[in-house]
Context: one part of a larger RNA
RNA sequence: CGCAGGAAAUUUGAAGAGAUUACUCCUUAGUACGAGAGGACCAGGAUUAACAUGCCUCUGGUGUUCCAGUUGUUUUGCCAAAAGCAUCGCUGGGUAGCUACGCAUGGGAAGGAUAAGCGCUGAAAGCAUCUAAGUGCCAAGCCCCCUCUAAGAUAAGAUUUCCCUUUGGCCUUGUGCCAUCUUAAGGCUCGUUCGAGACGAGGACGUUGAUAGGCUGGGUGUGAAAGUACCGCGAGGUAUGAAGCUGACCAGUACUAAUUAGCCGUGAGG
Repeated sequence: CGCAGGAAAUUUGAAGAGAUUACUCCUUAGUACGAGAGGACCAGGAUUAACAUGCCUCUGGUGUUCCAGUUGUUUUGCCAAAAGCAUCGCUGGGUAGCUACGCAUGGGAAGGAUAAGCGCUGAAAGCAUCUAAGUGCCAAGCCCCCUCUAAGAUAAGAUUUCCCUUUGGCCUUGUGCCAUCUUAAGGCUCGUUCGAGACGAGGACGUUGAUAGGCUGGGUGUGAAAGUACCGCGAGGUAUGAAGCUGACCAGUACUAAUUAGCCGUGAGG
């Protein structure tokens, strides 16, 4: 820009893409078969591998500063307690998120038309012949079925709902032009943001508010803070006390910031 007014939502599916894998084991059954050795078809069931998709409850990984320990050194006058630097200084753990080594699910059945192949009936050609007329069966393959995209599918589809109903003048009477009034539904800008994201885009919210931060409570993690008291000559230990601290987690709460506002979009539709 188009889809013959504008808008919001829900959809149909032309077409396209993906997937549609395999072993092993058990039952049937040591049956049919076979002298024996051996050993099935058909049918039913189970596990697994690789692959694909999703997820983080569990098991792990990471988790650049959540907690603790600790070395050297500098500083805060000193003790104590801290902070800086040394790969996050090193080490032991670890929330959320991300993730696999973890968890879950999937590749199922039926149908249609067939290939090779197997047929029935059957002439040409008194026989024979699956084929010439006619008519069946049959494959991981084709179509359908399953998943995803999808009406720019210009043949531009469908459904539901919402919105717009001034006045005057001019003539070449048109979906016209000029002036006046009115600008709706809805959308955008802007802001707070997100399990959304390269940027656009998408979702939530914008005071009629829990959108983010803060605060409060909880959870989780770490593992017993500082100070004080007591014990010990001391290094240290014990008590206060499962303490203190705690990013991303879960709630509550307007304390802070989402202010005020602006723009687009018209007037009933050949």